A computed fold for a 73-nucleotide RNA from a Sedimentisphaerales bacterium, annotated as transfer RNA. The RNAcentral record of the sequence draws on ENA.

RNA sequence: CGCCCGGUAGCGCAAUGGAUAACGCGUGCGUCUGCUAAACGCAAGGUUCAUGGUUCGAAUCCAUGCCGGGCGG
Numbered sequence: 001c002g003c004c005c006g007g008u009a010g011c012g013c014a015a016u017g018g019a020u021a022a023c024g025c026g027u028g029c030g031u032c033u034g035c036u037a038a039a040c041g042c043a044a045g046g047u048u049c050a051u052g053g054u055u056c057g058a059a060u061c062c063a064u065g066c067c068g069g070g071c072g073g
Base pairs, nucleotide, nucleotide: 001072002071003070004069005068006067007066010025011024012023018056027043028042029041030040031039049065050064051063052062053061
């Protein structure tokens, strides 16, 4: 320097251009228990990396940049 993959909640990850961005772990509260753990229920937690564009509508498509990983030179 070129190409490819990725960036979504504290962590791991899903979401074929379409309704309020799903789920697990973790966290808080509750139920249960003699107590704790486990189990079960509820809740909080998101500028979907940034900017711009396309579209009636973008996490998703396009451009550029940033960050991480891989391959090549």